[in-house]
């Protein structure tokens, strides 16, 4: 360096716990919590940090470190209405934006069941978002040009 077999880990609303609440104990001390799911990655780079949406709850989903797929800038690539065609401009692979209508879709909180002296977590299950998608409809979709880039 390659191939193969095992194991093991792993891709982010995620991890962590020096405070805080809570449990068990006389007590040291020891052990629980500490964000519910949706959605979000063309590549490189540098830059940022309270980076989308809702659900619950109304004493802790309080604080606090760390990180990150937002976002911003430059560069590559890349599709695509339009174009005879190149290029800039938008956009980002479901690849213009903008409104309107309409559609399926979620977790925890409940229950229930087994586990712990307990707090409490798992595992089954019914139900209820919203943004973002998708689908129809409207409506807009620039700019330069053949010495096309620079």
């Nucleotide at each position: 360096a390659u191939u193969c077999u095992a194991c093991a880990u792993u891709u982010a609303g995620c991890g962590c716990c020096u405070g805080g609440a809570c449990u068990a104990u006389a007590a040291a001390u020891a052990g629980u919590u500490g964000a519910c799911g949706a959605g979000g990655a063309u590549a490189g780079u540098a830059g940022g940090u309270u980076a989308u949406c809702g659900a619950a709850a109304g004493a802790u989903u309080c604080g606090g470190c760390g990180g990150g797929u937002a976002c911003u800038a430059c560069u590559a690539c890349g599709g695509a209405a339009c174009u005879a065609g190149u290029g800039a401009g938008a956009c980002g692979u479901a690849a213009g934006a903008u409104a309107u209508a309409u559609g399926a879709a979620a977790a925890a909180a409940g229950u229930a069941a087994a586990a712990u002296c307990a707090a409490u977590a798992u595992u089954a299950u019914a139900a209820c978002a919203a943004a973002a998608c998708a689908u129809a409809u409207a409506u807009c979709a620039u700019c330069a040009c053949a010495a096309a880039c620079a």